Transfer RNA from Trichonephila inaurata madagascariensis, 73 nucleotides, folded computationally. Its Rfam family is "tRNA". The sequence is in RNAcentral, with records from ENA and Rfam. Lineage of the source: Eukaryota > Panarthropoda > Chelicerata > Nephilidae > Trichonephila inaurata. Its mean pLDDT, the model's own confidence on a scale to 100, is 81.
RNA sequence: GUCCCAGUAGUGCAAUGGAUAGCGCGUUGGACUUUAAAUCCAAAGGUCGUGGGCUUGAAUCCUACCUGGGAUG
Numbered sequence: 001g002u003c004c005c006a007g008u009a010g011u012g013c014a015a016u017g018g019a020u021a022g023c024g025c026g027u028u029g030g031a032c033u034u035u036a037a038a039u040c041c042a043a044a045g046g047u048c049g050u051g052g053g054c055u056u057g058a059a060u061c062c063u064a065c066c067u068g069g070g071a072u073g
Stems, first nucleotide, its partner, number of pairs: 001072007010025004018056001027043005049065005
C1' cells in the first nucleotide's frame, strides 16, 4: 500500500428495514433472613464509533472517515 473483520448500557454480547434497542453479569432499592449469603421482584443506566446519503421507516443498506484486530507483499 491492498484486502477482510469488529465498534451497541459499567462489562460481555444479541437484535436479517417495522421501533418502546434487549439479555447475562455488575450497580441501586425492596421482599425473604436474627444477620449475611443464595433466591425473587423492581429500578437506574444507550446521542447504536463520527459525518453524509437511500427509504414512509435505519443499530441494520450505501458512502467517506476514526479506532482496534487480522491477512498479504